[in-house]
RNA sequence: UGAGUCAGCCAGGCAGUCGCUGGGCCAGUUAGGUAUCAGACACCAUAACGGUGUCUGAUACCUAACUGGCCUGGAGGAAAGUCCGAGCUUCAUAGGGCAAAGUGCCAGCUAACAGCUGGGGGAUGUGAGUCUACGGAAAGUGCCACAGAAAAUAUACCGCCUAAGAGGAUGGGAAACUAUUCUCUGGUAAGGGUGAAAUGGUGCGGUAAGAGCGCACCGCGUUGCUGGUAACAGCGAUGGCAGGGCAAACCCCACUUGAAGCAAGACCGAAUAGGGAUUCAAUCAUGUUGCCCGCAUGGAAUCCGGGUUGGUUGCUUGAGCGUUAUGGCGACAUAACGCCCAGAUGAAUGACUGUCCACGACAGAACUCGGCUUAUCGGCUGGCUCAAAUU
RNA sequence: GCCGGAAUAGCUCAGUCGGUAGAGCAGCUCAUUCGUAAUGAGAAGGUCGUAGGUUCGAUUCCUAUUUCCGGCACCA
Numbered sequence: 001u002g003a004g005u006c007a008g009c010c011a012g013g014c015a016g017u018c019g020c021u022g023g024g025c026c027a028g029u030u031a032g033g034u035a036u037c038a039g040a041c042a043c044c045a046u047a048a049c050g051g052u053g054u055c056u057g058a059u060a061c062c063u064a065a066c067u068g069g070c071c072u073g074g075a076g077g078a079a080a081g082u083c084c085g086a087g088c089u090u091c092a093u094a095g096g097g098c099a100a101a102g103u104g105c106c107a108g109c110u111a112a113c114a115g116c117u118g119g120g121g122g123a124u125g126u127g128a129g130u131c132u133a134c135g136g137a138a139a140g141u142g143c144c145a146c147a148g149a150a151a152a153u154a155u156a157c158c159g160c161c162u163a164a165g166a167g168g169a170u171g172g173g174a175a176a177c178u179a180u181u182c183u184c185u186g187g188u189a190a191g192g193g194u195g196a197a198a199u200g201g202u203g204c205g206g207u208a209a210g211a212g213c214g215c216a217c218c219g220c221g222u223u224g225c226u227g228g229u230a231a232c233a234g235c236g237a238u239g240g241c242a243g244g245g246c247a248a249a250c251c252c253c254a255c256u257u258g259a260a261g262c263a264a265g266a267c268c269g270a271a272u273a274g275g276g277a278u279u280c281a282a283u284c285a286u287g288u289u290g291c292c293c294g295c296a297u298g299g300a301a302u303c304c305g306g307g308u309u310g311g312u313u314g315c316u317u318g319a320g321c322g323u324u325a326u327g328g329c330g331a332c333a334u335a336a337c338g339c340c341c342a343g344a345u346g347a348a349u350g351a352c353u354g355u356c357c358a359c360g361a362c363a364g365a366a367c368u369c370g371g372c373u374u375a376u377c378g379g380c381u382g383g384c385u386c387a388a389a390u391u
Numbered sequence: 392g393c394c395g396g397a398a399u400a401g402c403u404c405a406g407u408c409g410g411u412a413g414a415g416c417a418g419c420u421c422a423u424u425c426g427u428a429a430u431g432a433g434a435a436g437g438u439c440g441u442a443g444g445u446u447c448g449a450u451u452c453c454u455a456u457u458u459c460c461g462g463c464a465c466c467a
Base pairs, nucleotide, nucleotide: 001387002386003385004384005383006382007381008380009379010378012356013355014354015353016352017351018350020074021073022072023071024070025069026068027067028066029065030064031063032062033061034060035059036058037057038056039055040054041053042052043051044050076362080373081372083371084370085369086368087367088261089260090259091258095293096292097291098290100257101256102255103254104253105119106118107117108116109115120134121132122131123130124129135252136251140250141249142246143245144244157192158191159188160187161186164185165184166183167182168181169180170179171178172177200218201217202216203215204214205213219241220239221238222237223236224235225234226233227232265313266312267311268310275304276303277302278301279300280299284298285297286296287295306466307465308464320339321338322337323336324335325334326333327332357360392463393462394461395460396459397458398457401416402415403414404413410447419433420432421431422430440456441455442454443453444452
C1' cells in the first nucleotide's frame, strides 16, 4: 500500500419562527366546600345585654375545569417479527396419574431462558477467523425408492480356483494307475458391475484361488495409567474387527413445563326487556382452554333480542442508567458516588425558512423487562491476519 | 395491542408415518354436425408462496421470511 476478518460507537448538524403532548409554577374566570366578619329575617329568652337557625354579601384558604404566561421532558438500535424466557394479574394454592410440548458435548453466568461466556470434539478457510439441533442405532418398532447377487437373520450375477468329492471324453500302460481336458457339487469375496451407502483401509507374506488367515502402519472396540472440575486428550496393554445409515421417523434416557393474558385485573358512574328459542341435566352440567381421579358450585351451554361505547387505576423508579474501584480469562458480581430519562387513548414527538456537509437507510413506543431473529444509506475508532514493497 | 389459521394447475379443492402430485370446471387439438352447443377421444399446463437446513432423496420434517384470513370490550 492492497485485500480480508473481528469488536465497539454514531444514525444528518446548527440557527430562527409556528405548533402537538406529559409534568411543575404563577395569574385570571367559573363552580363547589370550609372558616371569619357584616347585614336582613324568623324563633327562643331577658327588665335589658343575649342565644340558635336561614338567606345575602365581602375576605381568606382548599378542590375541580377552562384560558393565558414561564420553565422543563418528549421514540429505536432495532420501538418490528411475537420466536424463547421472566416480572405483574386473574382463575380452584395448580394435589396425583396419563398424554402432549420443549431442551440435549462439558463447566460456569443469570431472576429465568432454547440466551450469554469460557472450554472440548467436528467441519471449513493459506490465515486472522467462521459455522456447529453435538445424548442413545447392542431396549424395541419402522424406513432405505430405482438399480443391484445382496440394503442387514445376509448373500453370490459375471468372474477366480481344481486342493476335496462325483461323473464323462481323449492319450499312454498287460493291469494297478497316470497325463490333459470338460461338467456338476464345492471353495472364494481379490477383481468387474449397481447404488447416496456394500460388512475396516494400504502394503507384504500366505494360498489351489482367496480371506485379519498371519504380520507392519492407520482406523476402531475393550481396558489400565497420566493430565483436566468435566467434556475430552495423551501414552501403554489387549482384541483380529463386532449388527451400515436415518432419532429435524416413532421411540428410550436425563432435565423442564398448570392455564390464560393489561381487550389481564380493580373501582366509580350511566342505561336496558334480568326477555325468548334450542340442547343437555344430578350415573349430569359447569368451573382456564388435552383426558381421568380428587375439589368447589347448582342449573349450564349456544343462538336471537336489549343497553353502554364514559371516567379513574393498572402506567412507568426499574432484575434502571452512568462513572470509579475491587474480584474473575470472560459472561458477570460486589461496593461507593451521581442521575430520573415518553406515558398517549383517534392516540403527541411535527411543519416551514436559512445555512453547512459526507446529501441522510431501515423504520414509529401502547403493561414492563432479559435475549434471539429479521430490515438497514452510510460514517468513525480499535485489535488481528494474508500478500507485496521499503527500512 | 393480544391470540389463532391458511398458501398446491387459470379457478375450486384432494394428496403427508419422506421415494418425481391428482380430480372437477375452464382453455387447446381432433372427431361428430350443413354450422354451433352438448357428447366422445387426446395432449398440454405445477420451481407445491419464498429462502436456508436435516436426509441419498422434502409438497411432506425443522428454522427464518412474505402475503392473506379469522377471533378477543363492558353491563343486565
Two RNAs folded together computationally: RNase P RNA and transfer RNA, 467 nucleotides in total. Its mean pLDDT, the model's own confidence on a scale to 100, is 78. Rfam match: Bacterial RNase P class A. It is annotated as a ribozyme.